[in-house]
RNA sequence: GUCGGGAUGGAGCAGCGGUAGCUCGGCGAGCUCAUAAUCCGUAGGUCGCAGGUUCGAAUCCUGCUCCCGAUA
Numbered sequence: 001g002u003c004g005g006g007a008u009g010g011a012g013c014a015g016c017g018g019u020a021g022c023u024c025g026g027c028g029a030g031c032u033c034a035u036a037a038u039c040c041g042u043a044g045g046u047c048g049c050a051g052g053u054u055c056g057a058a059u060c061c062u063g064c065u066c067c068c069g070a071u072a
Stems, first nucleotide, its partner, number of pairs: 001071007010024004018055001026042003030038001048064005
């Protein structure tokens, strides 16, 4: 340099055009003599950045940034 994969709450990941979700973690409450476990509730993400297509974009297209891999 070329090609492929990835970037989504604090962490790990889903979501492949129509309200952004799951698990863990955080906080509050229940249970317990108490703790753990368990159960209930709650907060937290404008989806890497910029543009385009569309009635509508995390999702499709273009450029760029960063990470991983392949290749001469």
Molecule: transfer RNA
Organism: Streptosporangium sp. NPDC023825